[in-house]
RNA sequence: GCCCGUAUAGUGUAACGGUUAGCACGGUAGGUCCUCAUCCUACAAAUCGCAGUUCGAUUCUGCGUACGGGUG
Numbered sequence: 001g002c003c004c005g006u007a008u009a010g011u012g013u014a015a016c017g018g019u020u021a022g023c024a025c026g027g028u029a030g031g032u033c034c035u036c037a038u039c040c041u042a043c044a045a046a047u048c049g050c051a052g053u054u055c056g057a058u059u060c061u062g063c064g065u066a067c068g069g070g071u072g
Stems, first nucleotide, its partner, number of pairs: 001071007010025004018055001027043005048064005
């Protein structure tokens, strides 16, 4: 250089083109407890960027960026 793949809360991951973008761990608050831990409840927190297609894009397309793999 060329080819392929991946990118979603702090972390790990779901999501037929129509979901209030879900789950677990973690965080915060409350309850339980003499206290801590455990346990219970609630809450906050995310779609890599720019365009395109579409009535509608996390999802499809192009380019870019980052990371991983293959190859000369």

Overview
Predicted 3D model of a 72-nucleotide RNA (transfer RNA) from a Puniceicoccales bacterium. The organism belongs to Puniceicoccales, within Bacteria. Its Rfam family is "tRNA". Rfam classes the family as a transfer RNA. Rfam links the family to the GO term triplet codon-amino acid adaptor activity. The sequence was found in a public genome assembly.